[in-house]
RNA sequence: GGGCCGGCGCGAGACGGCCGCCCGCCCGGGCCCGGUUUCGGGCGCGGGCGAGGAGGAAAGUCCGGGCUCCGCAGGGCAGGGUGCUUCCUAACGGGAAGAGGCUCCGGCCGAAAGGCCGGGGUCAUGGAAAGCGCCACAGAGAGCAGACCGCCGAUGGCUCCUUCGGGGGCACAGGCAACGGUGAAAGGGCGGUGUAAGAGACCACCGCUCCGCCGGCGACGGCGGAGGCACGGCAAACCCCACCCGGAGAAAGGCCAAAUAGGUGUCGCCGCCCUUCCUCCCCCGGGAGGAAGGGAAAGGGCUGCCCGCCCGAUUUCCUGCCAACAGCAGGACGGCGGCAUGGGUAGGCCGUUGGAGGCGUCGCGCGAGCGUCGUCCCAGAUUGAUGGCCGUCACCCCUUCGGGGGCACAGAACCCGGCUUACCGCGCCGGCCCGCCG
Numbered sequence: 001g002g003g004c005c006g007g008c009g010c011g012a013g014a015c016g017g018c019c020g021c022c023c024g025c026c027c028g029g030g031c032c033c034g035g036u037u038u039c040g041g042g043c044g045c046g047g048g049c050g051a052g053g054a055g056g057a058a059a060g061u062c063c064g065g066g067c068u069c070c071g072c073a074g075g076g077c078a079g080g081g082u083g084c085u086u087c088c089u090a091a092c093g094g095g096a097a098g099a100g101g102c103u104c105c106g107g108c109c110g111a112a113a114g115g116c117c118g119g120g121g122u123c124a125u126g127g128a129a130a131g132c133g134c135c136a137c138a139g140a141g142a143g144c145a146g147a148c149c150g151c152c153g154a155u156g157g158c159u160c161c162u163u164c165g166g167g168g169g170c171a172c173a174g175g176c177a178a179c180g181g182u183g184a185a186a187g188g189g190c191g192g193u194g195u196a197a198g199a200g201a202c203c204a205c206c207g208c209u210c211c212g213c214c215g216g217c218g219a220c221g222g223c224g225g226a227g228g229c230a231c232g233g234c235a236a237a238c239c240c241c242a243c244c245c246g247g248a249g250a251a252a253g254g255c256c257a258a259a260u261a262g263g264u265g266u267c268g269c270c271g272c273c274c275u276u277c278c279u280c281c282c283c284c285g286g287g288a289g290g291a292a293g294g295g296a297a298a299g300g301g302c303u304g305c306c307c308g309c310c311c312g313a314u315u316u317c318c319u320g321c322c323a324a325c326a327g328c329a330g331g332a333c334g335g336c337g338g339c340a341u342g343g344g345u346a347g348g349c350c351g352u353u354g355g356a357g358g359c360g361u362c363g364c365g366c367g368a369g370c371g372u373c374g375u376c377c378c379a380g381a382u383u384g385a386u387g388g389c390c391g392u393c394a395c396c397c398c399u400u401c402g403g404g405g406g407c408a409c410a411g412a413a414c415c416c417g418g419c420u421u422a423c424c425g426c427g428c429c430g431g432c433c434c435g436c437c438g
Stems, first nucleotide, its partner, number of pairs: 001434011013393007021053002023050006030043005055409001059420002062418005067249004074307004079245005084098005099125001100123010126240002131238001133234003148180001150176003157170005188206002191203003208227008253350004263341009272295010296314001299311003316332006357376004362371003395406004
């Protein structure tokens, strides 16, 4: 100097004119429906005023909430989410700071293994001795295993030489897992002792485990001692542990006006029990009516299931079987549920934008953020709004210097805090690569 990657911030064209949109306010009329003095509801027209009118992602609908509804949202199960520590936040699976692991760069200590300092990147970072399970293929052997290439191998066997002391070779019984190979991974590592050859068998160091002390809110870190040389990996495997979660959703849910048929058919379930008191009738007993209390009960309480809790018709009449009561069956009536079919309304308002709001000063905090004070109102559509034309300028590219071309991703629909994805230019921060010079 050039290029690439990641992160953060800002801009997302500006000004003026003409015409056209949405919203708010004001003025003036017109039409429709109901009622027929008044009034209520709706539709649109003309004019004026306005310092009002899309985003950083408005996108995806992945999280968390506000708000609304469900009598309560109580307990449990299922299901789901998070997962190092501390802090921020309304909350979160988000953010900040830190700890630890892995990795890269630069430097240092050490014989080596390994360790230390600084910086960058990254992490789905609780538990593998609670249980169950997997580790293919290759390899001898992949959880407590193993001998392919190999090393050693005698007191015994065979054989060669011999200066007769002994030396060498081969095979077996046996010993070994240090070297090499296979693999993602081979049951700690390095340097020694020791041994026939080895091996934590033993030793110092590193690593690991336990205990104690110190520092830190904490995750953890440091120091010392002891120990066995041992407790492989996978939980984005099932699972265990800790913490969190009621559900649905703005077409949520309310209000006004209007209109009609809260219709029709069919199937099924249910229509009580006890105690006390009062009145009346009557034949000891019993019967009728009413009231209070308790219990039971078809069914219901919308949005996983169970329990708890709450609501809840329960009034009678007729017919048949029977001498009658009780009981059974059917019907009427009352309560409830399922299936099918059918009619009316589809107009308007609220929710709907004043907020966990924006901006600014000061203070606190390493930071994310918090607090005080001041100031501003910053879209509200509902077949769903900002477009067209002209001129000047800003930025980028080309230029025969006349000019020409370009300007990313992309439009709220109840609102807010995040995450993820898409994207042009400028600036800043961090890193990587190439070239040149010193």
About this RNA:
This is a predicted structure of a 438-nucleotide RNA (Bacterial RNase P class A) from a Planctomycetota bacterium. The coordinates come from a structure-prediction model, not an experiment, and the mean pLDDT is 75. It is recorded under the gene name rnpB. It matches the Rfam family "Bacterial RNase P class A". Rfam describes the family as follows. Ribonuclease P (RNase P) is a ubiquitous endoribonuclease, found in archaea, bacteria and eukarya as well as chloroplasts and mitochondria. Its family is annotated with dimeric ribonuclease P complex, ribonuclease P activity and tRNA processing in the Gene Ontology.